[in-house]
């Protein structure tokens, strides 16, 4: 130190890094010297801010907004998205049926307008580490998509009966 085995923790803008970018060190180019450039070794940094999502199975290039002047480039992989099926809620006062319609145990929908209304990072301002690219802590002060009100409203179909 590195391979194998076993146990334990840790995740969904999540995990890795062979491509790029960059940073340091070495070599070589160009007439010589110093800078600067360009190439190549070597070791290293950087590679999604939050919200929201889980009935099984199978297959897919898996959602919402924010920020940067411009990346949050590009690769693997993974994944709570969607489609199909199946299983299970629910559909105007009640019962039954739909192979209709929507959803997932918080389990049917309801544009548009209006009103209310939640976040991190980015910012700022102050440490710490590193030679450095760059990592990280504490401190203020905001902005969204969505959500709720509007709704005790308004909304399927088929078939009989009861009530008004």
């Nucleotide at each position: 130190u590195g391979c194998a085995c076993g146990g334990u923790g840790a995740a969904a803008g999540c995990g890795c890094c062979a491509g790029g970018a960059c940073u340091g060190u070495c070599u070589g180019a160009a007439a010589a010297c110093a800078g600067a450039u360009c190439a190549g070794g070597c070791a290293g940094u950087u590679g999604a801010c939050g919200c929201g999502g889980g009935g099984g199975a199978g297959g897919u290039u898996a959602g919402c907004g924010a920020a940067u002047c411009a990346u949050u480039c590009g690769g693997c992989g993974g994944g709570u998205g969607c489609c199909u099926c199946c299983c299970g809620g629910u559909g105007u006062g009640g019962a039954u049926c739909c192979g209709c319609a929507u959803c997932g145990a918080u389990a049917u929908g309801g544009a548009a307008c209006g009103c209310c209304g939640c976040a991190a990072a980015a910012c700022u301002g102050u440490g710490g580490g590193g030679u450095g690219a760059c990592c990280u802590g504490c401190a203020g002060g905001a902005c969204a998509a969505g959500g709720g009100c509007c709704a005790u409203c308004c909304a399927g179909g088929a078939c009989a009966u009861u009530g008004g």
Molecule: glmS glucosamine-6-phosphate activated ribozyme aptamer
Organism: Bacillota bacterium